A computed fold for a 350-nucleotide part of an RNA from an uncultured organism, annotated as small-subunit ribosomal RNA, central domain.

[in-house]
Context: one part of a larger RNA
Parts: sequence; C1' cells; structure tokens
RNA sequence: UUGGGCGUAAAGCGUACGUAGGCGGCUCAUUAAGUCUGGUGUGAAAGCCCAGGGCUCAACCCUGGAAUGCCACUGGAAACUGAUGAGCUUGAGAGCGAGAGGGGUUAGUGGAAUUCCUGGUGUAGGAGUGAAAUCCGUAGAGAUCAGGAGGAACACCGGUGGCGAAGGCGACUGACUGGACCGCAUCUGACGCUGAGGUACGAAAGCGUGGGGAGCAAACAGGAUUAGAUACCCUGGUAGUCCACGCUGUAAACGAUGUUCACUAGUUGCUGGGAGCCUUGGCGCCCUCGGUGACGCAGUUAACGCAUUAAGUGAACCGCCUGGGGAGUACGGUCGCAAGAUUAAAACUC
Repeated sequence: UUGGGCGUAAAGCGUACGUAGGCGGCUCAUUAAGUCUGGUGUGAAAGCCCAGGGCUCAACCCUGGAAUGCCACUGGAAACUGAUGAGCUUGAGAGCGAGAGGGGUUAGUGGAAUUCCUGGUGUAGGAGUGAAAUCCGUAGAGAUCAGGAGGAACACCGGUGGCGAAGGCGACUGACUGGACCGCAUCUGACGCUGAGGUACGAAAGCGUGGGGAGCAAACAGGAUUAGAUACCCUGGUAGUCCACGCUGUAAACGAUGUUCACUAGUUGCUGGGAGCCUUGGCGCCCUCGGUGACGCAGUUAACGCAUUAAGUGAACCGCCUGGGGAGUACGGUCGCAAGAUUAAAACUC
C1' cells in the first nucleotide's frame, strides 16, 4: 500500500457557513463522451507460454503458433452514468396563519445581601479555630437603629424543563434582531447532500489601551500545624474577576459518539404544536408532527453497553488512526505584542 478501524483499547477537526471537488429524486425525447460489441491497423526482434525439431541428454539453440493494450481508425447497440432539450412534485425552498422559548445585541429600572461612610443607643469585648494565634476594639469595636455611597450577582420560581451550530444563555421593562416547530397545501420546480483549502464564531485564564473596583482572590505578608510545611486551616491582601475597544484561539471545547438521508418491535415520563371522539369542559380518551428523558426486543459489541435521539441495517461526503517511550517535543514555515498556538519529524530505546 491493500485491508481493517475511530463511545471506553490508537483514532470524529471545538462549532458552523461555504469555494473547488465528490455524490445526487421521478417521467419522456435526443445524443453517444463513459460503457458494451464487430472490423481494420498497429503492438520490432529476443524473452515468457504451447507444439515440433537440432547439438549423445540437458542447459542452450532453431522453426511455427499463441499471448500481450488507459492504443489508433472505423461500423453498430442505447439499459445504466454523462451531456442537451421538455416536463413533474414526493427532496429543498418560498408564502400565509397561529403559538412556545434564560437565542442574540442594546438602553433603562428594581429589591435582598456583603462592604464602607455619617449620626443615635450602648459597653467590653469581637473575630477566628480541632485548639489557638496573628487581626479588630476604651482614639468606643462587635451588637442594634436611621440615613448615605458604591460595585457585583440576580434567592424563591427552577425542573434528567426551555433556547442556541457549538462556546453558552436565568431579576424586571422597552427597542432592534436570528433560528426552530406546528397547521394550510397558495407558489418555485431538484434550486439538493457533503465539503480539501478558506471564512466566521469560539468557556476560563492570559495580553494591550482607557475606565471601574463592593465581595472574592493567584502572587505576596503574617499566624498556626509539622521533623520540615515554600501546602492543607486562620488573619490580611495585589493582579484578576466587572465595563468599552482590540488581541489570543485553547479545554475532560464530552454524548470522550462528524454531517446528511432512508429503513428496522414496543412500553412509559416531560415539553411545544395540530386533528378527532364523548357524559363534551374532565381527575378525560384517542390519533398525529417536532424536541427531550427512562426502560426494552431484534440486531450489534471484546465486554461494558447501544438499541427509531443506534454503537442496528444501508447510502453519500469529509476528518482522523496504524506498538510504548522519545513527543504533540526539536528544526523549519505560518500566526501572535507576548504568553504561546498551529503544522510536525528523527536518532536512540523497550
């Protein structure tokens, strides 16, 4: 390489959009590039294979035949693929009508709590721990009442509940805005699927500039613990956490499970729609479409398990794997302000 694989053994890009490419619904007609078939030409000789012959045999040699093709020209076939033309509606999209939602951006508003400040009451403690101490307090703390400031986060509702491509999203109100679902079957008529490169988004931490800073808190300081204690515990505390703009581009970015389509027993919750039945308004029954859970058959799996939300049965396209260590490292390239990211070996060794 072929092959075999990718939930947990090595292996699904963090996610989407999309270029080239690959693949692509139903019907009719034409064409004849692929495809199939006939003919002609060519495919040197030697060699290989077959038959016969010559050296005493054989190796070797000679004669004849066969074989050999992404080949060329030419005649034909038309099912399939392609191409062209015409049409169709089930794939896809549009339209109309309802409802659901922490989907996104932005402006404003609210209450609880922590902290701080001012004033009142009031007096000796408070805080903290396994126990203590550092620490705060007679310059009046802690407690309590009133007023004020400021920042951050939104208790209950809250849920194997909802929304989003993923990251993620939770007080309330307004403005702007994306998507999905259901019903009707009005329109377009294959407009589709995937997607190398590419582009965009992408938690936390980190970086740049300027703000902000209540609480928490890397670093740091002190107190303990201990043989030691560069920790766990305690008292403090700066970056940071928050906002705006820009960068970074990584995570156990996980369902450790790529996207799309079709098919293959059921039972039972929750959630968003729609139709029907009735004692019609119930504590209903039943059917159906979308989502999200639990269990379970066939099947599958090394087992665990998965099981119409597949890890089952098939199709299309992409990504990735190939013993452990060395190593996701070195070197080089690209990107970045840096931190670093990305691409990615070998020697050697078991």

Background: Rfam family: Bacterial small subunit ribosomal RNA. Gene Ontology terms of the family: structural constituent of ribosome and ribosome. Its mean pLDDT, the model's own confidence on a scale to 100, is 86. The RNAcentral record of the full RNA draws on ENA and SILVA.